């Protein structure tokens, strides 16, 4: 490196627009037009609050001492995550 199995955390959070879709209401002979409402759903921004196990940044215990190098599951949280699924350090089996 490839298949397989196992793998922890932390608001399905608030808001705001937008198409679409549902359901009233008004108009309309119809077609359809107009406004208003709705949600564990999609797009895109914005808020606060949280998490550490992709990735990346720090510190240094250790590698017998110096130099070079290299170094956590500690610390940061920049990315990245906070139902589920998906991902995930790292662990096993197999090639």
């Nucleotide at each position: 490196c490839u298949g397989c199995g196992g793998g922890a955390g932390a608001g399905a959070c608030c808001u705001c627009a937008g198409a679409a879709u549902c359901g009233g209401c008004g108009g309309g002979c119809a077609a359809c037009c107009g406004g208003c409402g709705g949600g564990a759903a999609c797009u895109g921004g914005g808020g606060c609050g949280c998490c550490g196990a992709a990735g990346g940044g720090g510190c240094a215990a250790c590698c017998u001492c110096c130099c070079c190098g290299g170094a956590a599951a500690c610390u940061c949280u920049c990315a990245g995550g906070c139902a589920a699924a998906c991902g995930g350090a790292c662990c096993g089996c197999a090639g």

Background:
A computed fold for a 95-nucleotide RNA from a soil metagenome, annotated as Glycine riboswitch aptamer. Its Rfam family is "Glycine riboswitch aptamer". Its family is annotated with glycine biosynthetic process in the Gene Ontology. The sequence is in RNAcentral, with records from MGnify. Of the family's consensus pairs, 90% are formed in the model.